[in-house]
RNA sequence: CGGAGGAGGUAGCGGUCGCCUGUGCUUCAGCACAGGAGGAAAGUCCGGACUCCAGAGGGCAGGAUGUCCUGUCGCAAGGCAGGAUACUGGCGCCGCGAGGCGUCAGGAAGGAAAGUGGCACAGAAACUAUACCGCCCGCGAAAGCGGGUAAGGGUGAAACGGUGAGGUAAGAGCUCACCCUUUCUGCUCGAAAGGGCAGAAAUGGCAAAACCCCAUCCGGAGCAAGACCAAGCAGGGGGAUGGGUUGCCCGCCCUUAACCCCGGGUAGGUCGCUUAGAGUAAUGACCGCUGAUACAGAAUCCGGCUUAUUACCUCCUCCGGGGU
RNA sequence: GUCUCCGUAGCUCAGCAGGAUAGAGCGUUCGCCUCCUAAGCGAAAGGCCGGCAGUUCGAAUCUGCCCGGAGACGCCA
Numbered sequence: 001c002g003g004a005g006g007a008g009g010u011a012g013c014g015g016u017c018g019c020c021u022g023u024g025c026u027u028c029a030g031c032a033c034a035g036g037a038g039g040a041a042a043g044u045c046c047g048g049a050c051u052c053c054a055g056a057g058g059g060c061a062g063g064a065u066g067u068c069c070u071g072u073c074g075c076a077a078g079g080c081a082g083g084a085u086a087c088u089g090g091c092g093c094c095g096c097g098a099g100g101c102g103u104c105a106g107g108a109a110g111g112a113a114a115g116u117g118g119c120a121c122a123g124a125a126a127c128u129a130u131a132c133c134g135c136c137c138g139c140g141a142a143a144g145c146g147g148g149u150a151a152g153g154g155u156g157a158a159a160c161g162g163u164g165a166g167g168u169a170a171g172a173g174c175u176c177a178c179c180c181u182u183u184c185u186g187c188u189c190g191a192a193a194g195g196g197c198a199g200a201a202a203u204g205g206c207a208a209a210a211c212c213c214c215a216u217c218c219g220g221a222g223c224a225a226g227a228c229c230a231a232g233c234a235g236g237g238g239g240a241u242g243g244g245u246u247g248c249c250c251g252c253c254c255u256u257a258a259c260c261c262c263g264g265g266u267a268g269g270u271c272g273c274u275u276a277g278a279g280u281a282a283u284g285a286c287c288g289c290u291g292a293u294a295c296a297g298a299a300u301c302c303g304g305c306u307u308a309u310u311a312c313c314u315c316c317u318c319c320g321g322g323g324u
Numbered sequence: 325g326u327c328u329c330c331g332u333a334g335c336u337c338a339g340c341a342g343g344a345u346a347g348a349g350c351g352u353u354c355g356c357c358u359c360c361u362a363a364g365c366g367a368a369a370g371g372c373c374g375g376c377a378g379u380u381c382g383a384a385u386c387u388g389c390c391c392g393g394a395g396a397c398g399c400c401a
C1' cells in the first nucleotide's frame, strides 16, 4: 500500500413540486404557519405499562432461569457494561512419565460420588459383569481341555483412574511412592466464585441442549384487550345439566340463566390512540453539493434480545506485496 | 394485529424420550407379458430430512436463531 473478516459510530445540507395531520384566515377556490418513520419501525424471542376475567387463595402439573463480583439503571426482563474463576483448545517451557507451569483464544457454566434409563456397529467385555488373541500353571503324545490373569495385542468415540517401582508362576491398588479426581478438616491468599499448602477419607467412564433432582421466579388472557353509540335479524332449533376461575383437584364466587353447537343479522361510528398518527391507511419525486449508499418502512405504548444491512469514519485480527 | 401448528423422494405420509444402509404407497424410467394399449409381474433411479450455528463420539430427532407455509380468533341477539 492492497485484500478479507470482525466490532462500533454517523444516517447529511439546500432548492422546486407534491401527500397527511393540526391550528388560524377565508371570497369555500384555497392560502399561511407548525409538525410528519427507524437503528432496526422487522421477527414476536423475553419483560413492563394498560385492559378484562363477580378474585387473583392452596396444592399438583407445566414453564422460565442457573459460576462469582462491581457498576448501570431499574417495576421487570433469555437486561447491559467491565473484570474474575472453573473448564476446554492451541503454542512454549519443565518433568523419565502420569502430569505441572506460563501465555493466547474460547467460555448457553447448578447436580452424573441422589435415583431411573441409555451408550448403535464393532468388540471377550460399555460399568454389581466379562477371557477373542496373547501370557502363566496343571493335564495330555498332539490337537486340545481345565484354571489363573485386564500388564500387552485387537475393537471402538469411549475399556472399569494414570505413571514408575516392588511383587508374582504370570499378573492385578495386591503393596509402596508420586500424579489427577471427589468430599471433609485446618492454615493461608482473595471482596466472592475460587486458588495454594498440609492432613484424613473415598473411590473414580460419558452425556442432564435424556428423564430427573436442587434453588429461585411465574394466576390467565390479550388493543380483534376493553368502553360507549347506532343498525339489522328469528332469543329460531338442538345439546348438556349447574356454571365461572383460559390445564386438573380442593377452596372461593355466581345465580336460573349463564355454557356449547347449528342457524340468523351486521361488516358502521366514537373512544382506547399518541406534540407523526391512518383505517385503503400520509411521510414522496426530481435537481444540486457531497463520501451520502445499503437494509428497510410506524399501527396501543415503552424497556431489552435476535436477525438484516453499507457509503464514509474509527479500532482490532489475518493474508499478500514493496521499502528500510 | 394476536395466538397455535407444520416443513422428510415429483405428490401423500411413516420414522422424532439420538445410533450410522432414512422407509411406504402413488407417480417416473427400463425390461417381461400382449397384435397394440391398459392391468399384471420384475428391476432401477430419485432425499444432503426448509436453512445456519451449537450440544454430543454420533442429530431427520435435542437447543438457539432465521426462512417458508397453513389454521383459528370480530360484534349483536
Stems, first nucleotide, its partner, number of pairs: 001320011012289006019036007038295001042306002045304005050222004057250004062218005067084006085109001087106008110213002115211002118206002132153002134149006161179006180204001181202009226271004236262004242254004264400003325397007334350004343381001352368005374390005
Background: Two RNAs folded together computationally: RNase P RNA and transfer RNA, 401 nucleotides in total. Rfam match: Bacterial RNase P class A. The coordinates come from a structure-prediction model, not an experiment, and the mean pLDDT is 77.